[in-house]
RNA sequence: UGGCGCGUAGCUCAGUGGGAGAGCACCACCUUGACACGGUGGGGGUCGGCGGUUCGAUCCCGCCCGCGCCAACCA
Numbered sequence: 001u002g003g004c005g006c007g008u009a010g011c012u013c014a015g016u017g018g019g020a021g022a023g024c025a026c027c028a029c030c031u032u033g034a035c036a037c038g039g040u041g042g043g044g045g046u047c048g049g050c051g052g053u054u055c056g057a058u059c060c061c062g063c064c065c066g067c068g069c070c071a072a073c074c075a
Stems, first nucleotide, its partner, number of pairs: 001071007010024004018055001026042005048064005
């Protein structure tokens, strides 16, 4: 320097044009003498950033940033 993949809740991830979600974690309540387990409910998101396409973008396109892998360059 180029190519490919990834970036979504605190963590691990799903979602590939029209509702932002699951599990774990966190909070409250129920249950217990108490804890754990279990049950019910709840909070938490600029979907990496900017721009574009579209009636409409997490999703498609361009650039940039970060991470990983591969290749090239190098004296």
The prediction has a mean pLDDT of 83. The RNA shown here (transfer RNA) has 75 nucleotides and comes from a Zetaproteobacteria bacterium. The sequence is in RNAcentral, with records from ENA. Its Rfam family is "tRNA". Rfam's curators write: Transfer RNA (tRNA) molecules are approximately 80 nucleotides in length. Gene Ontology term of the family: triplet codon-amino acid adaptor activity. It is annotated as a transfer RNA.